[in-house]
RNA sequence: UGCCCCCUCGUUCAACGGCAGGACAGCUGACUCUGGCUCAGCAUAUCGGGGUUCGAAUCCCUGGGGGGCAGCCA
Repeated sequence: UGCCCCCUCGUUCAACGGCAGGACAGCUGACUCUGGCUCAGCAUAUCGGGGUUCGAAUCCCUGGGGGGCAGCCA
């Protein structure tokens, strides 16, 4: 420098162009003498910008970050 892939709650993984959800973690409550376990409930996210579309996490362009492969110079 070129090519390819990835980027979503704190973590991990889903979501046909049409309500952003599950698990774990967290918090609150119940239970308990207390704690844990268990049960019930709650909050939290689409990397930035632009475009297409009635509608974008999803498609397109661009920037950023991460990973892989190849190359250049010495």
Overview:
A computed fold for a 74-nucleotide RNA from an Acidobacteriaceae bacterium, annotated as transfer RNA. The coordinates come from a structure-prediction model, not an experiment, and the mean pLDDT is 80. Rfam family: tRNA. Rfam classes the family as a transfer RNA. NCBI's taxonomy places the organism under Bacteria, Acidobacteriota, Terriglobia, Terriglobales, Acidobacteriaceae.